[in-house]
RNA sequence: AACUUUUGUCGGAGAGUUUGAUCCUGGCUCAGGACGAACGCUGGCGGCGUGCCUAACACAUGCAAGUCGAGCGGGGUAGCCGGAAGGUGUAGCGAUACAGCGGAGGGGUACCUAGCGGCGAACGGGUGAGUAACGCGUGGGCAAUCUGCCCCCGGGGGCGGGAUAACAGACCGAAAGGCCUGCUAAUACCGCAUGAAGCCGUCCUAUCGCAUGAUAAGACGGUAAAAGGGGAAACCCGCCUGGGGAGGAGCCCGCGUCCCAUUAGCUAGUUGGUGGUGUAAAGGACCACCAAGGCGAUGAUGGGUAGCCGGCCUGAGAGGGUGAACGGCCACAUUGGGACUGAGACACGGCCCAGACUCCUACGGGGGGCAGCAGUGAGGGAUUUUCGGCAAUGGGCGAAAGCCUGACCGAGCGACGCCGCGUGAGCGAAGAAGGCCUUCGGGUCGUAAAGCUCUGUCUAGGGGGAAGAGGAAGGACGGUACCUCUGGAGGAAGCCACGGCUAACUACGUGCCAGCAGCCGCGGUAAUACGUAGGUGGCGAGCGUUGUCCGGAAUUACUGGGCGUAAAGGGCGCGCAGGCGGCGCGUUAAGUCCGGGGUGAAAUCCAUCGGCUCAACCGGUGGGGGACCUUGGAUACUGGCGCACUGGAGUGCGGGAGAGGGAAGCGGAAUUCCACGUGUAACGGUGAAAUGUAUAGAUAUGUGGAGGAACACCGGUGGCGAAGGCGGCUUCCUGGACCGUAACUGACGCUGAGGCGCGAAAGCUGGGGGAGCGAACAGGAUUAGAUACCCUGGUAGUCCCAGCCGUAAACCAUGAACACUAGGUGUGGGGGGUAUCGACCCCUUCCGUGCCGCAGCCAACGCAAUAAGUGUUCCGCCUGGGGAGUACGGCCGCAAGGUUGAAACUCAAAGGAAUUGACGGGGGCCCGCACAAGCGGUGGAGUAUGUGGUUUAAUUCGAAGCAACGCGAAGAACCUUACCAAGGCUUGACAUCGAUGGAAGGCGUCUGAAAGGGCGCCGCUCUUCGGAGCCAGAAGACAGGUGGUGCAUGGCUGUCGUCAGCUCGUGUCGUGAGAUGUUGGGUUAAGUCCCGCAACGAGCGCAACCCCUACUGCCAGUUGCCAGCGGAUAAAGCCGGGCACUCUGGCGGGACUGCCGGUGACAAACCGGAGGAAGGCGGGGAUGAGGUCAAGUCAUCAUGCCCUUUAUGCCUUGGGCUACACACGUACUACAAUGGCCGGUACAGAGGGAAGCGAAGGCGCGAGCCGGAGCGGAUCCUAAAAGCCGGUCCCAGUUCGGAUCGCAGGCUGCAACCCGCCUGCGUGAAGUCGGAAUCGCUAGUAAUCUCGGGUCAGCAUACCGAGGUGAAUACGUUCCCGGGCCUUGUACACACCGCCCGUCACACCACGAAAGUUUGCGAUACCCGAAGCCGGUGGCCCAACCCCUUGCGGGAGGGAGCCGUCUAAGGUAGGGCAGAUGAUUGGGGUGAAGUCGUAACAAGGUAGCCGUAUCGGAAGGUGCGGCUGGAUCACCUCCUUU
Repeated sequence: AACUUUUGUCGGAGAGUUUGAUCCUGGCUCAGGACGAACGCUGGCGGCGUGCCUAACACAUGCAAGUCGAGCGGGGUAGCCGGAAGGUGUAGCGAUACAGCGGAGGGGUACCUAGCGGCGAACGGGUGAGUAACGCGUGGGCAAUCUGCCCCCGGGGGCGGGAUAACAGACCGAAAGGCCUGCUAAUACCGCAUGAAGCCGUCCUAUCGCAUGAUAAGACGGUAAAAGGGGAAACCCGCCUGGGGAGGAGCCCGCGUCCCAUUAGCUAGUUGGUGGUGUAAAGGACCACCAAGGCGAUGAUGGGUAGCCGGCCUGAGAGGGUGAACGGCCACAUUGGGACUGAGACACGGCCCAGACUCCUACGGGGGGCAGCAGUGAGGGAUUUUCGGCAAUGGGCGAAAGCCUGACCGAGCGACGCCGCGUGAGCGAAGAAGGCCUUCGGGUCGUAAAGCUCUGUCUAGGGGGAAGAGGAAGGACGGUACCUCUGGAGGAAGCCACGGCUAACUACGUGCCAGCAGCCGCGGUAAUACGUAGGUGGCGAGCGUUGUCCGGAAUUACUGGGCGUAAAGGGCGCGCAGGCGGCGCGUUAAGUCCGGGGUGAAAUCCAUCGGCUCAACCGGUGGGGGACCUUGGAUACUGGCGCACUGGAGUGCGGGAGAGGGAAGCGGAAUUCCACGUGUAACGGUGAAAUGUAUAGAUAUGUGGAGGAACACCGGUGGCGAAGGCGGCUUCCUGGACCGUAACUGACGCUGAGGCGCGAAAGCUGGGGGAGCGAACAGGAUUAGAUACCCUGGUAGUCCCAGCCGUAAACCAUGAACACUAGGUGUGGGGGGUAUCGACCCCUUCCGUGCCGCAGCCAACGCAAUAAGUGUUCCGCCUGGGGAGUACGGCCGCAAGGUUGAAACUCAAAGGAAUUGACGGGGGCCCGCACAAGCGGUGGAGUAUGUGGUUUAAUUCGAAGCAACGCGAAGAACCUUACCAAGGCUUGACAUCGAUGGAAGGCGUCUGAAAGGGCGCCGCUCUUCGGAGCCAGAAGACAGGUGGUGCAUGGCUGUCGUCAGCUCGUGUCGUGAGAUGUUGGGUUAAGUCCCGCAACGAGCGCAACCCCUACUGCCAGUUGCCAGCGGAUAAAGCCGGGCACUCUGGCGGGACUGCCGGUGACAAACCGGAGGAAGGCGGGGAUGAGGUCAAGUCAUCAUGCCCUUUAUGCCUUGGGCUACACACGUACUACAAUGGCCGGUACAGAGGGAAGCGAAGGCGCGAGCCGGAGCGGAUCCUAAAAGCCGGUCCCAGUUCGGAUCGCAGGCUGCAACCCGCCUGCGUGAAGUCGGAAUCGCUAGUAAUCUCGGGUCAGCAUACCGAGGUGAAUACGUUCCCGGGCCUUGUACACACCGCCCGUCACACCACGAAAGUUUGCGAUACCCGAAGCCGGUGGCCCAACCCCUUGCGGGAGGGAGCCGUCUAAGGUAGGGCAGAUGAUUGGGGUGAAGUCGUAACAAGGUAGCCGUAUCGGAAGGUGCGGCUGGAUCACCUCCUUU
C1' cells in the first nucleotide's frame, strides 16, 4: 500500500417529454428546501418570534429632550422674624403716651418658577431616497490630526471694570412679534497682574526613524489663565493651565465590491511644480504663477441598477441568490442652498434664504414639516393599539432628592412563522342501520358507530399565588405564570389529491360541450384525467394555490462541458500587446510551502453543558472562519538575475523538383465573321416540331484574310501555393518548400485579442475590347397555365488596365504548434546501401500525397502517425427551435451590401447517427393470361337484371375501386316485408311468475275492406286428487323492436394470395432499436433441395397424407351385363342360365428422377432417352401461414351500451319494393350462309321424384287437358342439342333478327289490374359486328351445344352442376399491372392517397419605421442672482481696554451700510441621451377543415444546396463560380478477399 473486521463522523438518488422503435444531443417540466408573504377553504389552546417589501405620498390629534434655584437677579405661594403707614380704643385740653388691631417695606425658611447662565440637545429613535464611492468590508498608516463629560499626575485661581435680559414705563401690530427709555445680578462679558513643563522664535547637545523628520535636556527672547457655589465645619462640587490615559472622531493607503463595449476614448484645477490661503489636520481642497501633463482594452468616460457588511436561504461542495427582523458602518430628515453655535453639526423634533405644498389672517403679514411612538387618508394582493409603565435595562441634567425618557420593559391585534398540546382511552360483531359498489352470491365504509367501563391535558368554576429588587420601601406585566380542589367526553377537524411522473379507484352525469391541465396530455356516448358521490392516499390547526430564490441543471462546466455530421474552427496569412516556453550551474526568495505573533467585534453557525415540565426560545464553555498584516525559516518547482550549452529555431555551403507569383514576347488547333471560287436546295433544330437561315444562292466545300478568347493530347485521389487558387511555348524578375552537409548564431521559440495584408464567382466606377458563351429580353414549342425545363436569337457580363467590393457548401463542414503511440500497400521529390554493363530489380532513410487496417477514441457513422488516439501551449467559437443573421445603433462601402448584432412574441420541441418497415417517374434477380402471340367477347342494338340518379305517401334496408352493382335475394302478385296510407290492439302476436274463473274447442248471426267488435248456441279434458295442460278477463313484474352504434363486440366472410412467406429457442454480434439464422453460390412451382457460412435447431406455412379422374389386379354380381349353352319374340337380356366382358363400388397395385446418357461442383438439380396407361408436383378438387384493409355484416345468429313502451311494439286491408328524362355494371338474343327454316336420323353424363315424378291410351295446331300403370328408384318417370343425311333460302334489314303491340287461349294460385309464366294467330322495332377504352382464356382449356338441379304453388336470359363437339398461340420479359428476394436513397411511419413550400384572403398578438407631438434626465454657454461665508471700504455707528487726560477727543477693536468674488433657485439657447405617443407603413408570429400553384424530401420527376446578379402572382427560374451533405450506369486507376 492493498484487503478483511469493529467503532465513530461526514457524504452527491432522479423522473416525464422529440421516435414505429433505438442511441445520442438538447431544451422544457416535475419531485426538495426556504419566505417580512399574499389569496382560497378551514380554524381549539399556549409559548417564542414577527408584522407598509407599494407612495423618501400627504398628514388631524396627543406624546417622543430636557434638566440644574447648590451659578444669577427677579417673581409667586406658604408660614416665621420683624414691624412702617394707617386707623381704633383708653388716658390726656393737646402734643403725646400706652394698648390692641393692622400688616407695608425689610430679613430669613420651604416650595414653585418665566428670564440670564451652565450642561444636554451632534446621543438615543426612524428611514434607504441618494450613493458604483475609500461608501462599505478587510488589513495598515497619520513623523499630517482633534477630543466636552470620565480616570491618573503636576501647577494655579491676585486686583479690577463696564454692561445686559428679566423687570418697569411708553409705543406699534389682528397675530407672530417688534421698538424706545430706564434699573439690575452672575460660574455671562472685559482689562491688568503672575507664570512653567505649554506655544512661538533663535542657539546648542544627545538619542531615534526608511524618509520628510521626531523625541528629550539646556540657554535667551516673546506670548497667553482662572469663578465661584454649598456646608457650622471637615470637606464636597466646580474654575484655569500643563502632561498622560480611556473611549470617540477626522484624514490617507493596499486589496476586494453588479450589469451594458449596440458607452472607446475621457480630462482645464485637468496632471505636476513653486509660493500662498484654508483647516484640528495632509492635500489642486482653494488661489496666483510656471510646466504640459494625467486616466484608458487589467475597460477610462458614459448609461443602467443598487445603501455596504456580519449574516440569511440554498447547495455534497465549489457556487448561486439575498441584505426583512438583530448587530456594525454610511447616507438622509418636505426639495435645494447656506452658514451660525459648539469638544463635536452644516444639526430629524435649531437658525437663514429660495422652491413646491399646506394652515391662519383684520390682506398688512405670519405659521408648518411623523423616513420618532401610536393614529388618519391615499396607494396596494398586503402589514397592528391614537394601550400600560418608567418596576427593570440604558440615557440626559442635578451634590442629591429627583425630573425627563413612545429608548426600553410589557400588554393588545394577525395561524405571518417556528415549537409544543388537545379534539379522548380501553372493551365492543347480530360485522346494526344507512351510504356506495355488485358478477346479486356478496363486498366496503368498519371496532368505525351504538353500548359498557374509564381518564381529565385543554376547558369551566372555586381557592392559593410568585421570581423578576444587593439592603428598607417601591412590580407596568398581573391576581399573570404556577400550584390545588370540583364538574364532566362534554366545547374543539379540516384541506388537498387519487391517468403517468406520484401514494391513492369505482359508480353516475356530461358527450371536443361544460370543463381540467406543472409537463406529457384528458373530453367527439361506457372518461380511474371534466362534475358529483362513495371509497382511498397524504398532511393536519392547518391544507392548498400564486409569487420569488437556490437545488435538481455537469443547462456557463474552477471543482465539472463542448465545437467532422447534433449549436459551435475565424476564408487565409503576417504580426504588436498578452499567454506559454529547451538543457546545465550559481544566486535571489516574488509566487509556493512550514512555524510563531496580531487581527478576523458581538450575535449567528457547529460541538457540548445548562435554564424554562419538553421543544421552539434562552444562557455558559469550546470550535471554525481571510487572496489580511507581521516575523522567522525551507528552496524542489515557477518567476527574477548572472554564466554556460546545442538537441528547438535560424544562417552558411552543395544539390535537384514543381500549372508558386509578376511582366514581356511567341505559337498552333478550333469557333465566328469577311472576300473570292466550286456547287444546289435545302440547312438547322427537337421527344416530335416550330421560330430561325437559304434561289438576293444558304448549309457543304476550297483558298485567302480579320479578330477575340481559351490552351486538346501529355494529365495522373500527379505537382506547387497560407488560403483563394495555378495548366501552350520562350525569356526576364521573384517567393517558398525539400534533400544532403554539420561550418556559424546560441532559445533568437510557439500561439496570437486588436491591427495590417491577401482573398473564387457575381457585382460596382472609369477607360479599352468583344470571337464564342450568355442573366435580362424577344420569339418558337411544351402545358390546364409555363413569367420554367427544350429550341432559335440575344444585351449586360465573361477578357484587358486602374480602382472598389470582401462574400461562398471560402469544406477535410476537422484552428495553429510540438511530442509520443502496431503494421501493410500505392504514388511524387531527394539521399544512402547492395547488385550491375546500367539508379532494371531489391533493401533502407527523409519530405509530400492516397488507400487499407490494430490498439485507442466515438452517440453511431466513422477516425486511426496527414487522428476524430495520448498529452502540453495559445487563439477562435457554442449554450433549445422559430422570430433572425432580422431590427435599431455604430463602423466600412459609390452602390449593391458587408460587419458587429438584439428584444418582444411564440413553440415542446428543433436536431445527429443508426434500426425496422413502407415508398421511389432508383438499381439488380425472378415469377403470374402481367405484357406479348392467339381465340372469343364487353363498350354500339333490343331485351333481362342489378346499381346510381330522379320521382314518390312509400318507391324498406344493406353492399361502394380492384375485393359494391344477375351482390345479401337458391326465385317481392297476397304472404314474404322490414316501407307507405288507412283501420284497429295495449301485459300485448311470443316467454316466465303468481291470484281468480273457466276444458279446449266448435257453430250461427250482425257490423266491417279485413283485423277487430257486438250478440247467441253447443260443449265439458287428463289426474297418482297434490295438481297439470289449455282458455278467459283484471292488476303487475315484464314482453317486443329488421330502432342506433360493424368505430364497443363474438362468430362468419371478402381481399392481397395458394403469393412463399411468417416466426421461435439457444448461441453469437451490437450501448441499443435490432441483426445473424432467413444473407451468399446454385436449384425449384415452393424458405424446394444442395453447397457455403456464427450459427445450431425448431414451429406455422410449401410439399405429402384426403377426394375425384386416367391404367390395372382382386373381391362382389342386382335393378347392371350377355361371350358361350338353352328357350322365346315382329323385334328386344324378353326368359332359363351365367358373371367371361362392359359396368357398378369396395379393397389393392402402379410413378420413385427408380434406370441409361449428358451438363453441373463428385451436390442439389436440370436436359435427353428407355420402359410405361400415366414422367419429372400426370390432370382437377378440398386445404388459405403470420398479417393488412377500424374491409363487410348489430337486417342470418349472438351480444355490451344507448333509445322506444296506448309505440320505434302488435294485427289487418290496400299500396309500394315492379315508378322512369337519364347514367353505369353484368348477362341473354342477335346482326346471319361455318347460317336460318323444313324433313329424316344418331350418341351422353350427372341428377331429381311421394301434398312428388307421372307412363301407356285419348283430346287439343299448341300451351295443356282427360287418364292413371309404374316408381321412395343401376328396376318406374324425365330427355339431349350441336352433329349426321336430305331439302330449301341466295346476301336481301332478308325465310336474318326477334323487341314491341293486338287478339284468342292454357297453367299455378283465395286472388295474375297495378305485377306471373306459357301457347296459337297476327304485328314485326333496333340491329349489317360496334369510338375511346376494356375483359376472359395456355388443353379436353377457350369457343360452341344442349341436359339436370336447387329455390319454388307459380315464375330463371341468374346461380350451381353435367356431359357433347373441340381449337389457335406463347419469339420473348423491353414495356403496362400485381407479387417475391437482395440492394440503394428518404425530410415518409394513420407510412407517396405520405410529407411539404411561398404568395393571396380573414382574425388576433407583439415588434420596427414614420410627418411629428410630448415627457424626463444630465451636462454646457450666457443672463439674473436670495441667504451666507470671505475680501474690500467712506464722510455712518459703538459700554469696557489704551493714550493725551478730560473732550462733543484720539487709538485699538467691532458693527450697520455699500462694493466685489463665490453661489441655490430662476431665465434664455443649442444640441445630447432616454421614454411615451403617432395618420400611415413594413415584415414577423399564431390561428381543425379558405384561394393559387408544386419549389423541397425517392434521380421528388430539370439532382440539390451555397455566394452573387437578374427576372417573375407565388413557391421560384436563369446566368457565373463553388460544394457533395447527389441517385444511377459505364470506363479507368487503386485497394481488399479467395